[in-house]
Glycine riboswitch aptamer from Vallitalea guaymasensis, 92 nucleotides, folded computationally.
Its mean pLDDT, the model's own confidence on a scale to 100, is 79.
Lineage of the source: Bacteria > Bacillati > Bacillota > Lachnospirales > Vallitalea.
RNA sequence: ACGAACCUCUGGAGAGACUCUUAAUGAGCACCGAAGGGGAAAACUAAUCAAUGAUUAGUGAAACUCUCAGGUAAAAGGACAGAGGAUAUAUU
Numbered sequence: 001a002c003g004a005a006c007c008u009c010u011g012g013a014g015a016g017a018c019u020c021u022u023a024a025u026g027a028g029c030a031c032c033g034a035a036g037g038g039g040a041a042a043a044c045u046a047a048u049c050a051a052u053g054a055u056u057a058g059u060g061a062a063a064c065u066c067u068c069a070g071g072u073a074a075a076a077g078g079a080c081a082g083a084g085g086a087u088a089u090a091u092u
Base pairs, nucleotide, nucleotide: 006085007084008083009082010081011080016029018028019027020026021024030072031071032070036068037066038065039064043059044058045057046056047055048054049053
């Protein structure tokens, strides 16, 4: 000095103020993806083989995808972005 993390302020999408009832952290159907979480491409690595390749296993990202969680009036939350703050440790 930079990055990550932390604090403050600002902006910040989507989808039923659904139905029922014995009235609850209840039941049912329909939806959303931007808290969190899961998945895996190319490529690379290893082993094996009938070998200019093939098979198996592993590593492997997202705003993609799944919808577990969360959410579907407002409020709250909210990935991400901007501005500022604080300033330790590690690395260079």
Record summary
Rfam family: Glycine riboswitch aptamer. Gene Ontology term of the family: glycine biosynthetic process. The RNAcentral record of the sequence draws on Rfam.